Notes
Predicted 3D model of a 500-nucleotide part of an RNA (small-subunit ribosomal RNA, 5' domain) from an uncultured bacterium. It matches the Rfam family "Bacterial small subunit ribosomal RNA". Its family is annotated with ribosome and structural constituent of ribosome in the Gene Ontology. Its mean pLDDT, the model's own confidence on a scale to 100, is 85.
Context: one part of a larger RNA
RNA sequence: GGAUGAACGCUGGCGGCGUGCCUUAUGCAUGCAAGUCGAACGGAUCCUUCCCGCAAGGGAAGGAUCAGUGGCGAACGGCUGAGUAACACGUAAGUAACCAACCUUCCAGUGAGGGAUAAGUCGCCGAAAGGUGGCGUAAUACCGCAUGAGCUGUCCCGCUUAUGGGGGGACAGGAAAGCCUUCGGGCGCUGGAAGACGGGCUUGCGUCCUAUCAGGUAGUUGGCGGGGUAAGAGCCCACCAAGCCGAAGGCGGGUAACUGGUCUGAGAGGACGGCCAGUCAGACGGGGACUGAGACACGGCCCCGACUCCUACGGGAGGCAGCAGCAGGGGAUCUUGCGCAAUGGGCGAAAGCCUGACGCAGCGACGCCGCGUGGGGGAUGAAGGCCUUCGGGUCGUAAACCCCUUUUCUGGGGGAAGAGGAAGGACGGUACCCCAGGAAGAAGCCUCGGCUAACUACGUGCCAGCAGCCGCGGUAAUACGUAGGAGGCGAGCGUUGUCC
Numbered sequence: 001g002g003a004u005g006a007a008c009g010c011u012g013g014c015g016g017c018g019u020g021c022c023u024u025a026u027g028c029a030u031g032c033a034a035g036u037c038g039a040a041c042g043g044a045u046c047c048u049u050c051c052c053g054c055a056a057g058g059g060a061a062g063g064a065u066c067a068g069u070g071g072c073g074a075a076c077g078g079c080u081g082a083g084u085a086a087c088a089c090g091u092a093a094g095u096a097a098c099c100a101a102c103c104u105u106c107c108a109g110u111g112a113g114g115g116a117u118a119a120g121u122c123g124c125c126g127a128a129a130g131g132u133g134g135c136g137u138a139a140u141a142c143c144g145c146a147u148g149a150g151c152u153g154u155c156c157c158g159c160u161u162a163u164g165g166g167g168g169g170a171c172a173g174g175a176a177a178g179c180c181u182u183c184g185g186g187c188g189c190u191g192g193a194a195g196a197c198g199g200g201c202u203u204g205c206g207u208c209c210u211a212u213c214a215g216g217u218a219g220u221u222g223g224c225g226g227g228g229u230a231a232g233a234g235c236c237c238a239c240c241a242a243g244c245c246g247a248a249g250g251c252g253g254g255u256a257a258c259u260g261g262u263c264u265g266a267g268a269g270g271a272c273g274g275c276c277a278g279u280c281a282g283a284c285g286g287g288g289a290c291u292g293a294g295a296c297a298c299g300g301c302c303c304c305g306a307c308u309c310c311u312a313c314g315g316g317a318g319g320c321a322g323c324a325g326c327a328g329g330g331g332a333u334c335u336u337g338c339g340c341a342a343u344g345g346g347c348g349a350a351a352g353c354c355u356g357a358c359g360c361a362g363c364g365a366c367g368c369c370g371c372g373u374g375g376g377g378g379a380u381g382a383a384g385g386c387c388u389u390c391g392g393g394u395c396g397u398a399a400a401c402c403c404c405u406u407u408u409c410u411g412g413g414g415g416a417a418g419a420g421g422a423a424g425g426a427c428g429g430u431a432c433c434c435c436a437g438g439a440a441g442a443a444g445c446c447u448c449g450g451c452u453a454a455c456u457a458c459g460u461g462c463c464a465g466c467a468g469c470c471g472c473g474g475u476a477a478u479a480c481g482u483a484g485g486a487g488g489c490g491a492g493c494g495u496u497g498u499c500c
Base pairs, nucleotide, nucleotide: 001500002499003498004497006496007495008494009493010492013371014370015369016368017367018366019364020363021329026327027326028325030324031323032322035072036071037070040069041068043066044065045064046063047062048061049060050059051058052057079282080281081280089206090205091204092203093202094201095200098199099198103195104194105193106192107191108190109189110188111145113143114142120135121134122133123132124131125130151173152172153171154170155169156168157167159165178187179186180185208254209253210252215245216244217243220242221241222240223239225237226236227235257279258278259277260276261272262271263270264269284305285304286303287302288301307318308317309316310315335361337360338359339358343357344355345354346353347352374404375403376402377401384395385394386393387392408441409437410436411435412434413433414432418427444489445488446487447486448485449470450469451468455484456483457482458481459480465472466471
């Protein structure tokens, strides 16, 4: 000098774009953050219309709402960086060892049956959370049967760089669901082949400090057989062998999420990894599996633990490292805002519903950028301040005063784009445009001994104080304090911390 997620002191007019718990991965009141589908299914309540009926009532159709069964989603999106020195990440490959819901293309099929159960209703137990029994009902829920290939398993044949790759044959196994319709069809469902998106696993290389850590290792290293997985493998198990790693740093300790990148620097390099983007990991601490195409699952389940809350003391409920917000910690970090209008996501045939993702607004000079605080004229160099050799010098064209302008400001009027096709805009009566008013409302901070740009007076008297280094202050201090003046930067200016 540059940089900063900054903080502190003094000061502070406006706008745009960014950015804002770096500390206790501490604890959390309250609200919201993941639902949706009635065109899968039975019902409950209400409304409308129609039919039967004298009425009470019964039946049918349509619509709305509600919980339940069922489907899809909830594994995305959002947050955080604790752990992790590791195939975690980066990069380049491999998978003849793999998966793949939704989407696309192609092939084939969708036949015939059955038994339940929630809801409902009637009881019972419990303070509650909730549990339990009888009756009873539907399905795209569940279960058999049939058919079934190029699918799966076993065996055989031959192909190939190759083990589970591709082809042929035999035997065995193994599937389905309907809904809507303008009756044309549409959406589905089942099995298979391929694609796409996405992932699992494996490998080469790269990835901090410490040798005042030198030996480490028993599922350890390999084999055989088995289990397990979507899949290779000590991943797991029984048995057998005694291997395997290591100064090219094993093992241990410390520190740390990694990267694209960011800062600095002429570069080489050094330091860093906040916002944004990719990957990983975590969800009160620890462990576990279930469901599922996908989780060992932030707003799912179970167990142990700590903590908080409710309780009738028997027993229950909870998890903001989602958005706001609170307490605590701290030098320090925001609103319990508006909207689904846009973009994107889930569900749905659609209308649409949900969406603290997101779009916006609010707060903070926290940063960057832009603008303003007026322009021109104006000397008798006014008054006043300060200095003075008392002549004067200086603040200083600075002010007053005259003329002008109106960015900004205030008031009034108009008023968007953003919305691809009729309507629909949170932002927003915002941006922007026009008119009126009036220089009107808007300047500070640091420094002035040398480095380093800017000097005098007074006060003080090794005191009070200054200070980045050298050093100033003990009676004329350009170095302390104040004043005048000057220099620098300017809505900022200094100081402190950290990096180059």